[in-house]
RNA sequence: CCUCGAUAAAGGCAAUCCCGCUUGAUUGGGGGAGCGCAAAGCCAAGGGUUGGCGAGAGUCAUCGGCAAUUGCCUGGCUACCGAA
Numbered sequence: 001c002c003u004c005g006a007u008a009a010a011g012g013c014a015a016u017c018c019c020g021c022u023u024g025a026u027u028g029g030g031g032g033a034g035c036g037c038a039a040a041g042c043c044a045a046g047g048g049u050u051g052g053c054g055a056g057a058g059u060c061a062u063c064g065g066c067a068a069u070u071g072c073c074u075g076g077c078u079a080c081c082g083a084a
Base pairs, nucleotide, nucleotide: 004082005081012037013036016033017032018031019030021028035071041077042076043075045074046073047072048069049068050067051066053064054063055062
C1' cells in the first nucleotide's frame, strides 16, 4: 500500500416509537429510547420496487417518460482503526 473485518479501541449514522415546540397542513427542526449498519458516507449510472401522468386496451395485461427509494441490489468515488 492492497485485500480483509475482530466479543478490539475511538467514534459515526439512525429503522421505529414517544415527548413537546412550530406550521394552514404528517410542514419544519429539537430531545429521549434504540431496529440495525464496516461504509446505513457521497453519486440516481444500470436494474428492482413504489407513486402519479399519458397512450393503449376497455375494470387486467402492455408501452413511454417523470418523481421517489443509496437503510433493495449491482457499479463508481472517498474514508477511521488495525487482530486473524

The RNA shown here (c-di-GMP-I riboswitch aptamer) has 84 nucleotides and comes from a Pirellulales bacterium. Taxonomically the source falls in Pirellulales (Bacteria, Pseudomonadati, Planctomycetota, Planctomycetia). The coordinates come from a structure-prediction model, not an experiment, and the mean pLDDT is 79. Rfam family: c-di-GMP-I riboswitch aptamer. Its family is annotated with cyclic-di-GMP binding in the Gene Ontology. The model forms 95% of the base pairs in the Rfam consensus.